RNAcentral holds the sequence, with entries from ENA. This is a predicted structure of a 73-nucleotide RNA (transfer RNA) from a Candidatus Woesearchaeota archaeon. Rfam family: tRNA. By type it is a transfer RNA. Model confidence (mean pLDDT): 82 of 100. NCBI's taxonomy places the organism under Archaea, Nanobdellati, Candidatus Woesearchaeota.

RNA sequence: GGGCCUGUGGUCUAGUGGCUAUGACGCCUCCCUCACACGGAGGAGGUCUCCAGUUCAAAUCUGGACAGGCCCA
Numbered sequence: 001g002g003g004c005c006u007g008u009g010g011u012c013u014a015g016u017g018g019c020u021a022u023g024a025c026g027c028c029u030c031c032c033u034c035a036c037a038c039g040g041a042g043g044a045g046g047u048c049u050c051c052a053g054u055u056c057a058a059a060u061c062u063g064g065a066c067a068g069g070c071c072c073a
């Protein structure tokens, strides 16, 4: 330098054009316990990497940029 793939709460992850963006772990509060753990109930936390385009409507489709991974030179 070229090709392919990926980018979603702190971490991992579901989503394949349309209803309030899903779940697990972690975090906080309460219950339970003499206490801790386990268990139960509830809660906070996301402008879906960025910019532009298509569309009535974009996390999702298109183009570009950036970052990461793999391969080729």
Base pairs, nucleotide, nucleotide: 001072002071003070004069005068006067007066010025011024012023018056027043028042029041030040031039049065050064051063052062053061